[in-house]
RNA sequence: UAGGCACGCGCGGGAGAGUGUCCCGGUCCUCCGGUAGCGGAUGGCCGGGGCCGCCGAAGGAGCAACCGCCCCGGAAUCUCUCAGGCAACCGGACCGCGCGGGCCAU
Numbered sequence: 001u002a003g004g005c006a007c008g009c010g011c012g013g014g015a016g017a018g019u020g021u022c023c024c025g026g027u028c029c030u031c032c033g034g035u036a037g038c039g040g041a042u043g044g045c046c047g048g049g050g051c052c053g054c055c056g057a058a059g060g061a062g063c064a065a066c067c068g069c070c071c072c073g074g075a076a077u078c079u080c081u082c083a084g085g086c087a088a089c090c091g092g093a094c095c096g097c098g099c100g101g102g103c104c105a106u
Stems, first nucleotide, its partner, number of pairs: 003104003007100007018052001020051009030041004053086003059082001060080003066074003
């Protein structure tokens, strides 16, 4: 110092699958009863729980092509769905760019 490898941070991109259904609670609008307190009905939203269906790209697990220092170990975008997810938001394997130091090489 052009470069290679992995790591961390920042920015950008980033798929799939029901805004399913039922119950409970809260809140708001409207209507009814009532002097009022309050009660009831429908609808919207939020939270919790149950049930069924579905997805794979946080994580996790399994097999394995392959790789290695070959005793043994590493190992996926494959498989399983424990977890997670199925409007938007968030998340998101992976990819690109930038920055930072580390190792290697010349």
Description:
Glycine riboswitch aptamer from Sphingomonas sp. TF3, 106 nucleotides, folded computationally. Lineage of the source: Bacteria > Pseudomonadota > Sphingomonadales > Sphingomonadaceae > Sphingomonas. The sequence is in RNAcentral, with records from Rfam. The model forms 90% of the base pairs in the Rfam consensus.